[in-house]
Context: one part of a larger RNA
RNA sequence: UGACGGGGGCCCGCACAAGCGGUGGAGCAUGUGGUUUAAUUCGAUGCAACGCGAAGAACCUUACCUACUCUUGACAUCCUUGGAAUCCUCUAGAGAUAGAGGAGUGCCUUCGGGAACCGAGUGACAGGUGCUGCAUGGCUGUCGUCAGCUCGUGUCGUGAGAUGUUGGGUUAAGUCCCGUAACGAGCGCAACCCUCGUCCUUAGUUACCAGCGGUUCGGCCGGGAACUCUAAGGAGACUGCCGGUGAUAAACCGGAGGAAGGUGGGGACGAUGUCAAGUCAUCAUGGCCCUUAUGAGUAGGGCUACACACGUGCUACAAUGGCCAGUACAGAGGGUUGCCAAGCCGCAAGGUGGAGCUAAUCCCAGAACGCUGCUCGUAGUCCGGAUUGAAGUCUGCAACUCGACUUCAUGAAGUUGGAAUCGCUAGUAAUCGCGAAUCAGAAUGUCGCGGUGAAUACGUUCUCGGGCCUUGUACU
Numbered sequence: 001u002g003a004c005g006g007g008g009g010c011c012c013g014c015a016c017a018a019g020c021g022g023u024g025g026a027g028c029a030u031g032u033g034g035u036u037u038a039a040u041u042c043g044a045u046g047c048a049a050c051g052c053g054a055a056g057a058a059c060c061u062u063a064c065c066u067a068c069u070c071u072u073g074a075c076a077u078c079c080u081u082g083g084a085a086u087c088c089u090c091u092a093g094a095g096a097u098a099g100a101g102g103a104g105u106g107c108c109u110u111c112g113g114g115a116a117c118c119g120a121g122u123g124a125c126a127g128g129u130g131c132u133g134c135a136u137g138g139c140u141g142u143c144g145u146c147a148g149c150u151c152g153u154g155u156c157g158u159g160a161g162a163u164g165u166u167g168g169g170u171u172a173a174g175u176c177c178c179g180u181a182a183c184g185a186g187c188g189c190a191a192c193c194c195u196c197g198u199c200c201u202u203a204g205u206u207a208c209c210a211g212c213g214g215u216u217c218g219g220c221c222g223g224g225a226a227c228u229c230u231a232a233g234g235a236g237a238c239u240g241c242c243g244g245u246g247a248u249a250a251a252c253c254g255g256a257g258g259a260a261g262g263u264g265g266g267g268a269c270g271a272u273g274u275c276a277a278g279u280c281a282u283c284a285u286g287g288c289c290c291u292u293a294u295g296a297g298u299a300g301g302g303c304u305a306c307a308c309a310c311g312u313g314c315u316a317c318a319a320u321g322g323c324c325a326g327u328a329c330a331g332a333g334g335g336u337u338g339c340c341a342a343g344c345c346g347c348a349a350g351g352u353g354g355a356g357c358u359a360a361u362c363c364c365a366g367a368a369c370g371c372u373g374c375u376c377g378u379a380g381u382c383c384g385g386a387u388u389g390a391a392g393u394c395u396g397c398a399a400c401u402c403g404a405c406u407u408c409a410u411g412a413a414g415u416u417g418g419a420a421u422c423g424c425u426a427g428u429a430a431u432c433g434c435g436a437a438u439c440a441g442a443a444u445g446u447c448g449c450g451g452u453g454a455a456u457a458c459g460u461u462c463u464c465g466g467g468c469c470u471u472g473u474a475c476u
Stems, first nucleotide, its partner, number of pairs: 002475001003473003007470007015460002019424005026315008034306002042053002064301007073125001077124002079121005086103007107114002127290002130288003136284002138279003141275001143273001148187006154163003167178003193267004198235007212222003238261001241255005317417001321376002324373004333364003338357002343352003383414001388409007430452007
């Protein structure tokens, strides 16, 4: 100087408290451990691994296993040599592959050949998701969006170092003010960026009877640029104004005006560093290792196993509810190897059909909770839906291992969950549905979108984490 303390002081954070809803009990989904297996590929392991890499394992993916095959190789460059390339058929085989037959003879040319592609050969080499993240780059997590981390010159100290950065106030903030052997500066904070909230201008193939006319009643048509909206540009908020407190400062409290008030809400943005944190399997890369195999191809299997344990979720246990009928209102997205309307068929999944749409125009697309009415009457039930049987639909060469969905039947556990533990402070929690990426098909996951819409915060004694000052120390 730091680090640590069951030392002290000050301060903060859904840290506690006050509340609301969960997890832990049940069934299922999913990940992990373990076990099993020919293989159950590999990685991630306190917070910060465990619906994580994986925005989607039937084949492929795929790295694993078994079997069958190849050896200049599936891929790249160079050399020699033959043939255009390419297409079709047959035989053997699980296929990779091997064998046989046929079609075809192109483009440029200085007629030597050349370009592209295919086959054979030789060796240089290829190849490796093999090892080492404790050799590395890059990227990422975390403390933490915490308010810190430093430098130049000067001064003090023999020196390590100190000072500045401490102190008095204040702030979300090393934010600002005052003081001050310090004076300045840099990286952080804040602002500049995006978005939501108000208004104006510009523009009108979305919206509008707003005002006019027509109407088969639908902005449908004429017409209009007022409104809504869409998108570009501006305005607006700065403690600017008033009162009080304060050191007359910074600032704080209250008020006015205002759509918005004291960082207006949200996002992007992550200092110096810590954890030899994570990743050699995104990629790149040093070293080591394999080279008729640790490389490559194919088929089938496995990653989907199952006495068990844990994490994360979904669905419930019901009456603020279940079922049935009627009825209203979103936002944000996606769509041409795509979204797919009307009509018809089917109880349904779906089929048929073919209109429209390269989209503010058409489609996905009926939002759901809600509201109105009927029924059920506390029951393992008209709750709950696991499991199983049967029959089907769709995607796809192919749903046996191992897909999703539909219908009929079946109807398990479950009556609110021990110790313990998690999230959340406002359009939040809770609850309700909708969309997208990946994707042939396959979400209860993920990422977004809107609808309805709370309760509580006295306070900082305690728990956890953090910041500043100070003190002790047999640690550095």